[in-house]
RNA sequence: AUUGAACGCUGGCGGUAUGCUUAACACAUGCAAGUCGAACGCGAACGUUUCUUCGGAAACAAGUAGAGUGGCGGACGGGGGAGUAACGCGUAGGAAUCUGCCUAGUAGCGGGGGGCAACUUAGGGAAACUUAAGCUAAUACCGCAUACGCCCUACUACGGGGAAAGCAGGGAAUCUUCGGACCUUGCGCUAUUAGAUGAGCCUGCGUCGGAUUAGCUAGUUGGUAGGGUAAAGGCCUACCAAGGCAACGAUCCGUAGCUGGUUUGAGAGGACGAUCAGCCACACUGGGACUGAGACACGGCCCAGACUCCUACGGGAGGCAGCAGUGGGGAAUAUUGGACAAUGGGCGCAAGCCUGAUCCAGCAAUACCGCGUGUGUGAAUAAGGCCUUAGGGUUGUAAAGCACUUUCAGUAGGGAGGAACAGGAUGAGAUUAAUACUCUCGUCCGCUGACGUUACCUACAGAAGAAGCACCGGCAAACUCCGUGCCAGCAGCCGCGGUAAUACGGAGGGUGCGAGCGUUAAUCGGAAUUACUGGGCGUAAAGCGCGCGUAGGCGGUAUUGUAAGUGGGAUGUGAAAGCUCACCGCUCAACCUGGGAACUGCAUUCCAAACUGCAAUACUAGAGUAUGGUAGAGGAUAGUGGAAUUUCAGGUGUAGCGGUGAAAUGCGUAGAGAUCUGAAGGAACACCAGUGGCGAAGGCGACUGUCUGGACCAAUACUGACGCUGAGGUGCGAAAGCGUGGGGAGCAAACAGGAUUAGAUACCCUGGUAGUCCACGCCGUAAACGAUGUCAACUAGCCGUUGGGAGUCUUAGUAUUCUUAGUGGCGAAGCUAACGCGAUAAGUUGACCGCCUGGGGAGUACGGUCGCAAGAUUAAAACUCAAAUGAAUUGACGGGGGCACGCACAAGCGGUGGAGCAUGUGGUUAAAUUCGAAGCAAAGCGAAGAACCUUACCAGGUCUUGACAUUCAGAGAACUUACUAGAGAUAGUUUGGUGCCUUCGGGAACUCUGGGACAGGUGCUCCAUGGCUGUCGUCAGCUCGUGCCGUGAGGUGUUGGGUUAAGUCUCGCAACGAGCGCAACCCCUACCAUUAGUUGCCAUCAGUUAGGCUGGGCACUCUAAUGGGACUGCCUACGCAAGUAGUGAGGAAGGUGGGGAUGACGUCAAGUCAGCAUGGCCCUUACGCCUAGGGCUACACACGUGCUACAAUGGGCACUACAACGGGUUGCUAAGCCGCAAGGUGGAGCUAAUCCCUUAAAAGUGUCCUCAGUUCGGAUUGGAGUCUGCAACUCGACUCCAUGAAGCCGGAAUUGCUAGUAAUCGCGUAUCAGCACGACGCGGUGAAUACGUUCCCGGGCCUUGUACACACCGCCCGUCAAGCCAUGGAAGCCGGGGGUACCCAAAGUAGGUAGACUAACCUUCGGGAGGUCGCUUACCACGGUAUGGUCCAUGACUGGGGUG
Repeated sequence: AUUGAACGCUGGCGGUAUGCUUAACACAUGCAAGUCGAACGCGAACGUUUCUUCGGAAACAAGUAGAGUGGCGGACGGGGGAGUAACGCGUAGGAAUCUGCCUAGUAGCGGGGGGCAACUUAGGGAAACUUAAGCUAAUACCGCAUACGCCCUACUACGGGGAAAGCAGGGAAUCUUCGGACCUUGCGCUAUUAGAUGAGCCUGCGUCGGAUUAGCUAGUUGGUAGGGUAAAGGCCUACCAAGGCAACGAUCCGUAGCUGGUUUGAGAGGACGAUCAGCCACACUGGGACUGAGACACGGCCCAGACUCCUACGGGAGGCAGCAGUGGGGAAUAUUGGACAAUGGGCGCAAGCCUGAUCCAGCAAUACCGCGUGUGUGAAUAAGGCCUUAGGGUUGUAAAGCACUUUCAGUAGGGAGGAACAGGAUGAGAUUAAUACUCUCGUCCGCUGACGUUACCUACAGAAGAAGCACCGGCAAACUCCGUGCCAGCAGCCGCGGUAAUACGGAGGGUGCGAGCGUUAAUCGGAAUUACUGGGCGUAAAGCGCGCGUAGGCGGUAUUGUAAGUGGGAUGUGAAAGCUCACCGCUCAACCUGGGAACUGCAUUCCAAACUGCAAUACUAGAGUAUGGUAGAGGAUAGUGGAAUUUCAGGUGUAGCGGUGAAAUGCGUAGAGAUCUGAAGGAACACCAGUGGCGAAGGCGACUGUCUGGACCAAUACUGACGCUGAGGUGCGAAAGCGUGGGGAGCAAACAGGAUUAGAUACCCUGGUAGUCCACGCCGUAAACGAUGUCAACUAGCCGUUGGGAGUCUUAGUAUUCUUAGUGGCGAAGCUAACGCGAUAAGUUGACCGCCUGGGGAGUACGGUCGCAAGAUUAAAACUCAAAUGAAUUGACGGGGGCACGCACAAGCGGUGGAGCAUGUGGUUAAAUUCGAAGCAAAGCGAAGAACCUUACCAGGUCUUGACAUUCAGAGAACUUACUAGAGAUAGUUUGGUGCCUUCGGGAACUCUGGGACAGGUGCUCCAUGGCUGUCGUCAGCUCGUGCCGUGAGGUGUUGGGUUAAGUCUCGCAACGAGCGCAACCCCUACCAUUAGUUGCCAUCAGUUAGGCUGGGCACUCUAAUGGGACUGCCUACGCAAGUAGUGAGGAAGGUGGGGAUGACGUCAAGUCAGCAUGGCCCUUACGCCUAGGGCUACACACGUGCUACAAUGGGCACUACAACGGGUUGCUAAGCCGCAAGGUGGAGCUAAUCCCUUAAAAGUGUCCUCAGUUCGGAUUGGAGUCUGCAACUCGACUCCAUGAAGCCGGAAUUGCUAGUAAUCGCGUAUCAGCACGACGCGGUGAAUACGUUCCCGGGCCUUGUACACACCGCCCGUCAAGCCAUGGAAGCCGGGGGUACCCAAAGUAGGUAGACUAACCUUCGGGAGGUCGCUUACCACGGUAUGGUCCAUGACUGGGGUG
C1' cells in the first nucleotide's frame, strides 16, 4: 500500500459497487423451459339463450380449457471449480471436416399406400403405471416417378444411386361433387452451391514443486491392408519390423481449473486468479448409449452403488454446484420480495405466452466516493474540572449571551427521463393479372413503467434530529496528576511495573483519523535477505583432498560466402472490459457513454551484414612435436653399507642398577649394572640440511644399478587452433582401521603394577599386546590449510635465494650487468568490515566448474548407494532462540611476560591467639534488654563518660490546640506563701501582690480560659536527597582545546631512550599547548640573628633571713614576634642532558632535614533521614506530650580490642635525682592539724610564665627475697569504711583488714614497627556531680635489623591472550533427579490411493443367430426382402480373490534432542 475479510467500540444521510473464501455436505417448500390450432384428430366444466318428458338436450361462448399426435426449443441462458500438470489453457499457425435456425443463388414440391396415439370398451395394480381388443388424422411413417447440380464406383461411360408437405391470406377469368380445383402472395418443404455463425481435429512455443522418484513403454513406435468416424490418425483389428521417450528431467509422487487480469513494486519481479469477460471440465458417485444440426445431455433415458422418502411389503419415487430458503460446518457472507416496463432468449404469421436470464427493490458502514452534525460575534478569559512554585496556568471564544443560515433528515405540494416497438388510420414504393393480400418507408392517433411516496423543484418550522475511535517511553505526532507497588497488568521490537511509573488502571489535557476508528489474519514492499536488473566464498555461511577426462559452456588472426542469432521496415494478429490520455453525462466525486494510445508478444515478408554461428580457404603470436643441454629426497624395483638400540654366547668383575620433584614397582649374589670380544635380527638413515630441491595433491632424505614420469634453458625447424574449463565418470589419496600370509629390534593404544591425589579409570615411573615393517586386497577420510578452485591477460619499485642462458672488466673473481623459470621478505596504486593482500593478488578483467543463504536441532534421522566391518556419501523436518558470528576498540582479568614501588616479603624487636579481668559485638534470654555500624574500610565504633536525667525501649498512671511556635477572642499584672490527697504528673483550698509605656483611646511582656487553622513524631525510605565522612591512597595518576590518524568505537598527546619519591625532569617524536593532581607556598620542630625583658633568668656587682630572697642587670636559659639559613649552590667521577654517586668540602641541618595540615578524575546505589537540613509516605484523645518505676548493666556460649601477669633485665622496703604538655572562680585548693588509708578539717594564695593541681615514674644507691604457684600473680569473696550525688538495691569509684583463683610465656594462625622509631616509664586534658585498663596529648630512658626483590599481599606503567564487560566472587561444560514439548526406532495394528494377475459380468453398442413375432415394398401369393423380441459372443462399470509396493495415523518399550 492492499483485501470478497472477521472481531471490538461507535454509528446521521445519499450514490456506486460487492456479499458461503469453510462441507463438489445433506436438502422441506415454491418457482427457474416452454411454445405453436396458420401441421393434425379429439374435445369438456362453469356461464348465457332457447327447448324440455324436468332426467336433460341444442346453440353461443368456442373448436375455449385440456391432454394426445406432430414441429421447433429443452446442447442456449444460469451454477459452482470436484477432477485435470493435459494440446486443458494462452499465443501463433495448419488441413482431412460438419454446421439446425440465418443470408445469397440454382432447380424442384408429381402420384400413391399402410398404420399408431388420443378416444371407446374390457382388465391388472396400493401406487407409479400398465395389458388386450377396436376406431381415426396429419407438415408423423413408407414405397413409386422425376433428378441440372449432388453422391458412389470403375478410370472416362449414354454406368449405378438417392427427394419433397403442405398451411394461411387474397382473387378477375374458367371448371366444380359447391368442399374446392386453378392463379397469385407469404410461410413451409426437398435437392444442391456459396457465405456467415458455431463446432470437431492437428502442430510450434509457453504453462507449479519434489532426483531421499532414474530409467519408462507391448497397441508400446513405425509400416501394409482392412474396419470405423463428419473428419486425419493404433482410433480399432490382422500381419510385419523393433522401435519410441528420458539428465534440455522421461516415469512416479504431491499440489493446482487456465487466461484477460487483480494487488504490490521505480522497474525487473513477487503473490493471487472473488465480482466482470473468454476457454475448459463437472452436474449425488461410477458406467453406458439413444435422440438430434449439435449431447454421451444440470431441471432427458438405461444400469450399478450410497443415501433419503412413499408403500397394502408385491413394488415404486428422488437428485438446489439454477433463484429464494432450511439444517450443518464455520471467525464469517443477504429476501422462501416485485416485474417482464426495459435489454436479451425460446416458440409463434402475429397478437401473445414463457423466461429466479435480466431489470429493480429489501438486508449489511463490506468497500469506494460525496454531504452534514451549524455560521458570525462574544473576556467578567464566568462557573465547574485538572494542575500549581498558591502568584497563577489550562480546558478556552470553547460555553452562556446576541445576531444569522436551513444543506441533509422531517411535513406538504408539484414533478422529468428511462417508451422504442407492436397496434389503428393514411400516403408512397415493392410484389402481382390485380387499385386484393403481404412487405418497406413516411405522417397522424390513442396505448404500454416493476422500480415509484423515483430523481429533481418549491413551501413550512426550528440550531432544531445527527461524533466517535485509537494513541500520547523511543521508533512515531502528542504530558501531567492520582491509584497500584515485579502485584494487578502492558507489550509490534527494544522493553515497562520491586512506594515519587509521561510505558499498568483512572482522570484532566493533548495528538491523529473521522461515520468511522482500532485489532487480528493475509499478500507485496522496505529485503541488494536467492542478487536477471542486483550478492557473495583467506578469517563472518561458503573452494570438491588432488588430477585425468565425457557431455556441455567458452574460444586466436585473415578473406569469401550464407543469413540461424542480431538490427531495421511493412503486413496480420494481440477479443471486450480493465490500466493509461484527453473529452462527454450524473450539481462534484466515486461511477459511466463514445474515442485515442498501449497491450513490451507471436507469425509472415523485405532489407542490412558489423558482431556471434555455420561453410570454405589460408596464417602463426595459443597449443604441441623434433634437436642439444641442465638440476632434482619425483616414482617403481633389485642389491649393498655403516652408526646405534636390543637379545644371545663367552671373558673380566662386584653390589648394586634403574628411575623420579621425591619415591616405589622392576632387574640383581642363580652374579645384574659396568666393560671387552663375537654372533643374530629388525627398523630407521646422524652430520651434509638451507623460509634449499622435486612432485597434481597425499608426500619424498644412506649408497649403487636397472626401468620410468614431469619440469626448465638455448637456438632453429615442423604441425596449423589441435585450446581452456569440466556436471556425471574415472584414477591417485597421510594417519588410524579391516582381511590373508610373513616379520617383529626399538617404540607403544589396550592392559598390569608403582607413585601422585580427597579420588586419579590421567599427567610421572616400571613393564607390555595389537599396531608400527613387508606382500596382496579393502577403507576413502584429516585444521587433506595458503583455511585462498583451474586457466589466460594487464598493472610502481627494492632486497635475498635455487636452476639455466648471455654480456662486461682495472683485479678473471667469493666480481658485476641483463634475461628466463621457480621460491621468500618489504612495499606503491588499488582492494578489504577490519585484520591484511599487494606481479606467487585477496588489484583490474575474461572463461568454466564447485559451494553459501540466521543460531541450535544436525552433518543428525529416515531412504538410497558403497563397504567384511568400522563407517563413508547423499541429506531433511518438527521443535526452539533473538540472536549466533567476524574483525577491531576501551577496560578488567591471567597459577602470561617485562620494568619499578610499599614494614609487602626477607632480616630483626615486641605482641595477639592460651589465663584472669575490662570493654565492644554476635547469639540466647526477657515485658524491655531502644537504635544504628558488618571483610579489609563493623566490633574501647556513634557514646569526650546509661544509678535518676540522658532515653529514643518496656509495663502502668495522666493530657488532647497539646511540653514548644504563630494567630483570634475574653479574663487577669507577672509572680508568690501555706495546707490536703496521690508514687508523681496532677487536682483542690489558700496567703501576699497590683508593675512598665501612653497622644489616655490604648499598647508591650507574662499567666489563665475557649475555638479553629495548626503544632508534634529518635515513625519509614541514605536504593528519592543535601551536607559531612570512610576507602582504594598522599597511589601518581585523571583529563581537555586545536591539529593529525582511523568508516567507526577510538587513538595520538600520556607511548619510546634515560631519570625521579613523583605524568619529577630531560632527549626524541604528528603533535602543540593547557587544566585538576605531584612539588612549592602554611604550621610545629632543629641553628643563628634582631627586637622585647615580667610573673621568666642570674654570668658579672652588692646585700641576705641562704629561698633569684632583695637591689641590680637582660649576658645566658626561656618566652614570642620578625628575619636569616639549604639551592645539587661548590668540588671530583659518570652521563648528550636531566640527573646520579662520594663516611667529599663547608655547614646546626644535604639532597623532600624530621613531623603535620593538605586527599585529583573517580570506585564501592560504601556510611549516616538517630547530629543537622530535606522530598515523598504514615500517625493525629496517638507512632504526639507528661509522670514514677524498670531496662539499655541479663549470661550455657562465640569473636574483636585492651589491661594485668606468669617473675630475678624481677618483686618488696628505705633513701635520693631529672620533665614536658596542660587545667583551674559553681574552680584549683597550699601550709598546718586528724585518720593506717580513701579522706576529713582548714582556709592562705590564684581570673594564673606570679598561686594551686604537682611528690613525675622508670633510672640511681642500699637491703631482703633465690626459682617456688613463690615475698611471683592479683581475680574472687567476706567484713569495715570514704567520697560524689535527691538517691549508689538492681547498677558508681576509691580505701583498709582478711581471702589468694587461673596463670610457669601460650596450637593452627596472625599483627605492629626502619630512629629519637620499636620497646618501656610515668604525667596531663576533654567528657564529667561521681565514674577511664578507653580516647586525645606530653615528655623520660632508648635499641636491633634491612643480603636483597625469587616468593606471599596491595598499588603503578608497558606489552600479550581472552568466548569476561553487574568485568575471574566472571563466564561456562557434561552426567544425574523431577516436569513439559516435538521427534526417530519398535513386535504389531487401523485406514487411504494407485499397480499386477485372475474371477464375476448389469445396462449398452457391435457381431452372430438355428427360437418367436412381423403394417407399408416385391411376389410365381407359397413366400421373400427388411424389421422387432429372444438367445449368444466380444468389450466393459460396480463387485470379489490373491499379491507385492507406497502414504497417513496409532503402539508396550526404547534412543537421542529442546526447554524452564
Predicted 3D model of a 1460-nucleotide RNA (small-subunit ribosomal RNA) from an uncultured prokaryote. The coordinates come from a structure-prediction model, not an experiment, and the mean pLDDT is 84. Its Rfam family is "Bacterial small subunit ribosomal RNA". Rfam links the family to the GO terms ribosome and structural constituent of ribosome.